The RNA shown here (transfer RNA) has 72 nucleotides and comes from a Minisyncoccota bacterium. Its Rfam family is "tRNA". The family's RNA type in Rfam is transfer RNA. NCBI's taxonomy places the organism under Bacteria, Bacillati, Minisyncoccota.
[in-house]
RNA sequence: GCCGGAGUAGCUCAGUGGCAGAGCAGUACUUUCGUAAAGUACGGGUCGGGGGUUCGAUUCCUCUCUCCGGCU
Numbered sequence: 001g002c003c004g005g006a007g008u009a010g011c012u013c014a015g016u017g018g019c020a021g022a023g024c025a026g027u028a029c030u031u032u033c034g035u036a037a038a039g040u041a042c043g044g045g046u047c048g049g050g051g052g053u054u055c056g057a058u059u060c061c062u063c064u065c066u067c068c069g070g071c072u
Stems, first nucleotide, its partner, number of pairs: 001071007010024004018055001026042005048064005
């Protein structure tokens, strides 16, 4: 230099045009003499960044950044 893959909550990951979700973690409460476990509720996101297409983009196109793999 070329090709491919990944980037979404603190972490691990879903979501492939139409309200951004799950599990774990966190906070509060219930329960207990107390702790753990269990249960209920709540909070937490510029969907890596810019631009484009579309009535509408996490999703499609394009440029770019970071990481991983392959080729030379």